[in-house]
RNA sequence: UUCGGGCCAGGAAAUGGUGUCUUCCUGCACAAGAACCGUCCGCUCAGGACUGAUGGCGCCUACAAAUAA
Numbered sequence: 001u002u003c004g005g006g007c008c009a010g011g012a013a014a015u016g017g018u019g020u021c022u023u024c025c026u027g028c029a030c031a032a033g034a035a036c037c038g039u040c041c042g043c044u045c046a047g048g049a050c051u052g053a054u055g056g057c058g059c060c061u062a063c064a065a066a067u068a069a
Base pairs, nucleotide, nucleotide: 008027009026010025011024012023013022016060017059018058019057020056021055038050039049040048041047
C1' cells in the first nucleotide's frame, strides 16, 4: 500500500410514520460510485393492464370493500 475480518457509523430493501428483527451496500473533503428502483402483455420501443402503505412481524395514519350499531 492492497485485501480480509472485527468494532463503530451512515445508507438501502416499488407509496407514509414508528418499534423490532433480517438481508444488502458504503467507510464520508471534493468527485466518482454501491445497495435500491413491482408484475404481465407488447415491435420489449411507444403504449396498455394489474398487485401491495411491511424485506418479515406488530402498531398508527391514509385509501378501498363488507357487515353491525
Predicted 3D model of a 69-nucleotide RNA (Fluoride riboswitch aptamer (crcB RNA motif)) from Chitinophaga sp. GbtcB8. The sequence was found by an Rfam model in a public genome assembly. Lineage of the source: Bacteria > Pseudomonadati > Chitinophagia > Chitinophagales > Chitinophaga. Its mean pLDDT, the model's own confidence on a scale to 100, is 76. Rfam family: Fluoride riboswitch aptamer (crcB RNA motif). Its family is annotated with positive regulation of gene expression and response to fluoride in the Gene Ontology.